[in-house]
RNA sequence: AUCUUAUCCAGAGUGGUGGAGGGACUGGCCCGACGAAACCCGGCAGCCUCAAAGAGCGAUCCUCUUUGAAAGGUGCUACUUCCAGCGGAUCGACACGAGAUCCGGGAGAUAAGAG
Numbered sequence: 001a002u003c004u005u006a007u008c009c010a011g012a013g014u015g016g017u018g019g020a021g022g023g024a025c026u027g028g029c030c031c032g033a034c035g036a037a038a039c040c041c042g043g044c045a046g047c048c049u050c051a052a053a054g055a056g057c058g059a060u061c062c063u064c065u066u067u068g069a070a071a072g073g074u075g076c077u078a079c080u081u082c083c084a085g086c087g088g089a090u091c092g093a094c095a096c097g098a099g100a101u102c103c104g105g106g107a108g109a110u111a112a113g114a115g
Stems, first nucleotide, its partner, number of pairs: 002114007013041001015040003021031003025085004042077003046074003049069008081107001086104006
């Protein structure tokens, strides 16, 4: 690289260095010299982890649920994954085109596992 499972409308900075890009891709719409990316510090709490309570015939173990923690492994820290991208339903309109809501899918991100 690839595969599986889960999650993606919550949360998080008036900091330092840095200097023009950034929001995956395409289209749109945005952010950015009132300072982008990146790095450092701080923070958040989704997953692993840790603690408590409850449930599963339930004592250890195991599984699930809830609440909490932030020492550790990751992650994240504008905008719902910023919105859409493919298919369908409904509404509205109806000459065409454009539109709104919802459902499923695709792509992507992150974690845990497999390999």
This is a predicted structure of a 115-nucleotide RNA (SAM riboswitch aptamer (S box leader)) from Alkalicoccus chagannorensis DSM 18086. It was read from a public genome assembly, where an Rfam model found it. Its Rfam family is "SAM riboswitch aptamer (S box leader)". From the family's description: The SAM riboswitch is found upstream of a number of genes which code for proteins involved in methionine or cysteine biosynthesis in Gram-positive bacteria. The family is grouped with related families in Rfam's "SAM clan". The prediction has a mean pLDDT of 79. Taxonomically the source falls in Alkalicoccus chagannorensis (Bacteria, Bacillati, Bacillota, Alkalicoccus).